[in-house]
RNA sequence: UCGUGCUAGGUGGGGAGUUAGCGGCACCCUGUACUCGCAAUCCGCUAUAGCGAGGCUGAACUCCCCGGAUGAGACUCUGGUGCACGUGACCUCUGUCCGCGGCAGGCGGUGUUGAGAGCCUGGUCCCGCGCGGCGAGGACCUACGAACCCCGCCAGGUCCGGAAGGAAGCAACGGUAAGUUGGACCCCUCGGGUGCCGCGGGAUUGCCGGGCUUGAGCCGCUUCUGUGGACACGUAACGGACACCGACCGACUCCGGGGUGCACGA
Numbered sequence: 001u002c003g004u005g006c007u008a009g010g011u012g013g014g015g016a017g018u019u020a021g022c023g024g025c026a027c028c029c030u031g032u033a034c035u036c037g038c039a040a041u042c043c044g045c046u047a048u049a050g051c052g053a054g055g056c057u058g059a060a061c062u063c064c065c066c067g068g069a070u071g072a073g074a075c076u077c078u079g080g081u082g083c084a085c086g087u088g089a090c091c092u093c094u095g096u097c098c099g100c101g102g103c104a105g106g107c108g109g110u111g112u113u114g115a116g117a118g119c120c121u122g123g124u125c126c127c128g129c130g131c132g133g134c135g136a137g138g139a140c141c142u143a144c145g146a147a148c149c150c151c152g153c154c155a156g157g158u159c160c161g162g163a164a165g166g167a168a169g170c171a172a173c174g175g176u177a178a179g180u181u182g183g184a185c186c187c188c189u190c191g192g193g194u195g196c197c198g199c200g201g202g203a204u205u206g207c208c209g210g211g212c213u214u215g216a217g218c219c220g221c222u223u224c225u226g227u228g229g230a231c232a233c234g235u236a237a238c239g240g241a242c243a244c245c246g247a248c249c250g251a252c253u254c255c256g257g258g259g260u261g262c263a264c265g266a
Base pairs, nucleotide, nucleotide: 001266002265003264004263005262006261009057010056011055012030013029014028015027020046021045022044023043024042034054035053036052037051038050063259064258065257066256067255068254069253073249076247077246079245080244081243082242085239086238087237089235090234094232095231096230097229098228099227100226101225102224104223105222106221107220108219109218110217116214117213118212119211120210121209122208123207124206125202126201127200128199129198130197131195132194134191135190136189137188138187140183141182143180144179150175151174152173158167159166160165
């Protein structure tokens, strides 16, 4: 160095989770990688950290270690940046709205046929009284209105009487009570979502009308500016979905370096 037969090793790995820790089952990623049994209320182990049974391969392209490149993917971070959004706070900035001021600007209206101011008076407001109107009821008028227990007059019939005569009394007729119907004014009582009504009193801040005095301004809109306030579209804080970046872990793949036996034969 070659051949044969063996052995260690290999026959997937990673993330997260769990665990004192390691590995596995189940989940996810990678991507193709022997089979069977066990196992999340878990299973098996203990730093040589799945166990048991079987198969294949086997000292190197293949096993082990180190370094580098690439980098799927998941968790985590008081991590960074951006950014919807939410919460409460604030008014420094920006913006919106409201109030007030300006001997600042503009436009318009009004005013010597009298602005504004002052005084007086009346109305609007409140209370009382009255008048009117409306409504309700009563009274009044019209008509109707009682088989008998309402009235008048009572035919017939009935009763009393020797008779003359007398008595009660139904129907009809006439009338009336309660009640019903209708009714223009007038009369009485009561009521109100009643009145360009009257009289008296009160209040009189505001608004409106009138009178007197004085005699030139007054009002509206808008721009600018100052100031006070409310707020968000503003500010800062906190929370936070999502996106990107970073840190940590890291599969697959590639590159480089190193390491790893035994027996027999030639």
A computed fold for a 266-nucleotide RNA from a Chloroflexota bacterium, annotated as Bacterial large signal recognition particle RNA. The sequence was found by an Rfam model in a public genome assembly. The coordinates come from a structure-prediction model, not an experiment, and the mean pLDDT is 76. The source organism's lineage runs through Bacteria, Bacillati and Chloroflexota. Rfam family: Bacterial large signal recognition particle RNA. The family's RNA type in Rfam is non-coding RNA gene.